[in-house]
Guanidine-I riboswitch aptamer from Ciceribacter sp. L1K22, 109 nucleotides, folded computationally.
The source organism's lineage runs through Bacteria, Pseudomonadati, Alphaproteobacteria, Rhizobiaceae and Ciceribacter.
Its Rfam family is "Guanidine-I riboswitch aptamer". Rfam describes the family as follows. This family represents a conserved RNA structure found upstream of the ykkC and yxkD genes in Bacillus subtilis and related genes in other bacteria.
């Protein structure tokens, strides 16, 4: 010193808290108010190292266009892309947490 090493996007999970709803409780002039995520919940938030699905790119064939070939364009079909990934302290974000963002970062190997 370098290489394993890293394109997005959409749905969902795992996991996460506590704005709203709901559930507790405790008030109450029965309009509600107030506390409570050491509430299983709806909504929400959500993975680089979890899941589906897509694109961008990349490769192969066929087709059109062209006298014609090779390159280019244009459409269609298939196939890669999706393969490995151990990991803080601490800070950010919304109401608030996090496998969320800094972040395939420091570091480890």
């Nucleotide at each position: 010193a370098g290489a394993g090493u890293u394109a997005g996007c959409c749905g969902c999970u795992a996991g996460g808290g506590u704005u709203c709803c709901g559930g507790c409780g405790c008030c109450g002039u029965c309009a509600g108010g107030c506390g409570u995520g050491g509430c299983u919940g709806g909504u929400c938030c959500g993975a680089g190292a979890g899941c589906g699905g897509c694109u961008a790119c990349c490769g192969g064939c066929c087709g059109g266009g062209g006298a014609g070939a090779u390159a280019u364009c244009c459409g269609g079909c298939c196939g890669g892309g999706u393969g490995c990934a151990c990991g803080g302290c601490g800070g950010g974000a919304c109401a608030a947490a996090a496998g969320c963002c800094c972040g395939g970062g420091a570091g480890a190997c």